Model confidence (mean pLDDT): 84 of 100. A computed fold for a 72-nucleotide RNA from a Paludibacteraceae bacterium, annotated as transfer RNA. It matches the Rfam family "tRNA". Rfam describes the family as follows. Transfer RNA (tRNA) molecules are approximately 80 nucleotides in length. Taxonomically the source falls in Paludibacteraceae (Bacteria, Pseudomonadati, Bacteroidota, Bacteroidia).
[in-house]
RNA sequence: CGCGGGAUGGAGCAGUGGUAGCUCAUCGGGCUCAUAACCCGAGGGUCGUAGGUUCGAGUCCUACUCCCGCAA
Repeated sequence: CGCGGGAUGGAGCAGUGGUAGCUCAUCGGGCUCAUAACCCGAGGGUCGUAGGUUCGAGUCCUACUCCCGCAA
C1' cells in the first nucleotide's frame, strides 16, 4: 500500500431516512435501626472530523483521523 469491521451520555451497547434509546454507573427521594438489595424520579449526547444527497441523515455518498482484524 490492499480488503473488511468499528467510533452513539461516565462504562457497555441498541437504533433498516421521520421525537436519539436500553442496561449499569452518578444524583435526589422512598423503604430500613442502618447499609446493601428493591421501588420511584432526575441530570448527563452538537452520534469521530469535514463536506455532499434529501423536505428531512446516527442511518445513504465522499474524503480524512483513530481502534481492531485479514492478506501480503